[in-house]
RNA sequence: UAUUGCUCAGGGCAAACCCUUCGAAAGAUGGGGGCGCAAAGCUAUAGGGGCUAACGCGGACUCACCGCUAAGUCAGCCAGCUGCCGAU
Repeated sequence: UAUUGCUCAGGGCAAACCCUUCGAAAGAUGGGGGCGCAAAGCUAUAGGGGCUAACGCGGACUCACCGCUAAGUCAGCCAGCUGCCGAU
C1' cells in the first nucleotide's frame, strides 16, 4: 500500500420502547434502555433514494377534509470521504 473481518487488545456506538424538551409533522436534543453495528465515524440544494407537508398552490367550501409541493428531515437505505485493531 492492497485485500479482508476467522482470531486478539483497548474498547466504541446505540434500534425498538419509556421519560424530558423542541417541532405542524417527519424528526431531533438529553436521560434510561440494548436490537444490532468493523465504519452504526463524517458528509443532506450543489449523487440516487426514503419520510413529513407547516407555508404555498389547486379541489371542496359553512366547517371538517382531499391532492400536489421542500427551502424541513433521515448518514442505522445505497453512495462519497476519512479511519482503529487484527489477518493475509